[in-house]
């Protein structure tokens, strides 16, 4: 430095459940394990969610627009690292 077929050490941890903080998306934390070779970290692109705070409409409780929310387990970068193998 490249590689993740196999092995073997440790790791993480969807969907759901409970309990919690949030308007919402979801986020923490117990359980659980679909998956994961970076399923670490980071919104720097792009893209996907949501609309509380703004604004618009109108048949007046709704609908539209809109990230200063959210997703790293949607991709791409960016950066740090463990086991193995092969140079």
């Nucleotide at each position: 430095u490249c590689u993740g077929c196999a092995a073997a050490a440790g790791g993480c941890a969807a969907a759901c459940c409970u309990g919690u903080c949030g308007a919402a998306a979801g986020g923490c934390a117990g359980g659980g394990g679909c998956g994961c070779a970076a399923a670490g970290u980071u919104u720097c692109c792009g893209g996907u969610c949501u609309a509380a705070a703004g604004g618009g409409g109108c048949u007046c409780g709704c609908c539209c627009c809109a990230a200063u929310g959210a997703c790293a387990g949607c991709g791409g970068g960016a950066u740090u690292a463990c086991c193995a193998g092969a140079u």